[in-house]
This is a predicted structure of a 90-nucleotide RNA (c-di-GMP-I riboswitch aptamer) from a Gemmatimonadota bacterium. It was read from a public genome assembly, where an Rfam model found it. The coordinates come from a structure-prediction model, not an experiment, and the mean pLDDT is 88. Of the family's consensus pairs, 100% are formed in the model. It matches the Rfam family "c-di-GMP-I riboswitch aptamer". Rfam describes the family as follows. GEMM was predicted in a large-scale screen for bacterial structured RNA regulatory elements.

RNA sequence: CGCUGCAAAGAGCAAAGCCGCUGAAAGGCGGUGACGCAGAGUCACGGGACUACAGCGAGCAGGCAUCGCCACGUCCGCCGGGCCGCCAGC
Numbered sequence: 001c002g003c004u005g006c007a008a009a010g011a012g013c014a015a016a017g018c019c020g021c022u023g024a025a026a027g028g029c030g031g032u033g034a035c036g037c038a039g040a041g042u043c044a045c046g047g048g049a050c051u052a053c054a055g056c057g058a059g060c061a062g063g064c065a066u067c068g069c070c071a072c073g074u075c076c077g078c079c080g081g082g083c084c085g086c087c088a089g090c
Stems, first nucleotide, its partner, number of pairs: 002090004012037002017032006035077001041083003045080003048075003055069004
């Protein structure tokens, strides 16, 4: 440096649920809690998924409600890729 992760050691992260804060929402943050994770570290780059405040359209005499479209929002614990990295074996 590359490949592999059956076993070990020492560490690490923390799903759902619940509580608080935040956000229009998806979601995020903190606490609690462990379903899991060998990159569950990191980057929204490609695909995918979620949401739809604003905007546009429908609707209406008009305005609202309502409905549709839409990412500039979100998810890296969906898949791929980039960067960086622990332990062990080969």